A computed fold for a 101-nucleotide RNA from an uncultured Cyclobacteriaceae bacterium, annotated as SAM riboswitch aptamer (S box leader).
The coordinates come from a structure-prediction model, not an experiment, and the mean pLDDT is 82.
The sequence was found by an Rfam model in a public genome assembly.

RNA sequence: AGCUUAUCGAGAAAGACCGAGGGAAGGGCCCGAAGACGUCUUAGCAACCUGAACACAAGGUGCUAACUCCCAUCCUGAUUAGACUCAGGAAGAGAUGAGCG
Numbered sequence: 001a002g003c004u005u006a007u008c009g010a011g012a013a014a015g016a017c018c019g020a021g022g023g024a025a026g027g028g029c030c031c032g033a034a035g036a037c038g039u040c041u042u043a044g045c046a047a048c049c050u051g052a053a054c055a056c057a058a059g060g061u062g063c064u065a066a067c068u069c070c071c072a073u074c075c076u077g078a079u080u081a082g083a084c085u086c087a088g089g090a091a092g093a094g095a096u097g098a099g100c101g
Base pairs, nucleotide, nucleotide: 002100003099004098005097006096007095008094013042014041015040016039017038021031022030023029026071027070028069043064044063045062047061048060049059068093073090074089075088076087077086078085
């Protein structure tokens, strides 16, 4: 790398450095030189692991724009002459944890 499994509508900042793109991919729509994204430090949030029994503290990983930012594929219903559109569900993909490897 990959496989299995759980969760993904809540929550959570500031400083320094860097310097142009970034939000996975397609279409949107957003963030960005009033400095995004990324790195470091401190702080915080709290999902998983861990914890002398339970709980807690401490610890390991993670996270701190927007429902996984929205949509797409399939199914059901509503609406329509039909399409568009709306609502719900599922699948696929992604992110994170744990185990295997």